[in-house]
RNA sequence: UCAGAUGGUUGGACGAUUGCUGGUAGAAAUACUAGAGGAAAGUCCGGGCUCCACCAGAGCAAGGUGCUGGAUAACAUCCAGCGGGGGAAACCCUAGGGAAAGUGCAACAGAGAAUAUACCGCCACGCAAGUGGUAAGGGUGAAAUGGUGUGGUAAGAGCGCACCGCAUCUCUGGCGACAGAGAUGGCAUGGCAAACCCCACCUGGAGCAAGACCAAAUAGGAAUAACGACGUGCGUUCUGGCAUAGUUAUUCGGGUAGGUUGCUAGAGGUGUUUGGCAACAAACAUCCCAGAUGAAUAAUCGUCACCGUUUACGGAACAGAACCCGGCUUACAGACCAUCUGAUAUU
Repeated sequence: UCAGAUGGUUGGACGAUUGCUGGUAGAAAUACUAGAGGAAAGUCCGGGCUCCACCAGAGCAAGGUGCUGGAUAACAUCCAGCGGGGGAAACCCUAGGGAAAGUGCAACAGAGAAUAUACCGCCACGCAAGUGGUAAGGGUGAAAUGGUGUGGUAAGAGCGCACCGCAUCUCUGGCGACAGAGAUGGCAUGGCAAACCCCACCUGGAGCAAGACCAAAUAGGAAUAACGACGUGCGUUCUGGCAUAGUUAUUCGGGUAGGUUGCUAGAGGUGUUUGGCAACAAACAUCCCAGAUGAAUAAUCGUCACCGUUUACGGAACAGAACCCGGCUUACAGACCAUCUGAUAUU
């Protein structure tokens, strides 16, 4: 210098004017002060909080998780490792229990796809047709019953042997996943469980439009009081009376609109020290950092900085909090930092 790997930071700056939302002060006018993100996003996991349900415990069903050890409030997250795969390397990917409990699946091709098979080939016999042996070699396929070599044989074959792989046992190291060594076995019941299933562990439901409180108008309900002309009932009739429908007034309760609360001091941020490889934890110091609800966080201008044709002008990413946290995933112009790998050149 070039090509890469990993982790991280930033996401224009300053000023002026005019507004918006919250807070503080003020009688008011007004003044001062705070005001989006690394993902606020997708709503995919896990929790706090709230209401509902529920003796405890166990089981069934349904769903989820699935190598080991640790972290955490918890997790499908994170850290450190193991095994497997990729790369020359830095490094990256990996849901990775069980296939001799059972059921099932394997398109096309191929002779044969699961208690394997024999198309071509090879060997023996035979005039030939064919019969028998074989699984070295060829062919099909995602996958064909250990691999390489040598002996052996009619040709072949774990048929014998050596090495590698595999299985079982023992020993050694490691908390463990697992690794290494030795002995034995001639090699088998091949693959798929993000197919059903089995095993182990975990899981009540709904969500801030949760929930709590205050509470109009209109309509309807209940209670009390007054009136009760007309109507109806009691009454043989009249007068008088009683009851009732009804009218008026007051009160009560449910509840809608609306308002208040939940609501932002929290598994909080920053720094230092200590423990730990790390995730993280502890102690101390310090700080207060949006809280709206037909939903504020903005608009314009000036100067500087960045990018492009380079006069002047244009551009400047992804994207906008809605109860709050921990993660994951996805999007992101440009700029910058640290560590590491490889190649080339120079000293």
Molecule: Bacterial RNase P class A
Organism: Alphaproteobacteria bacterium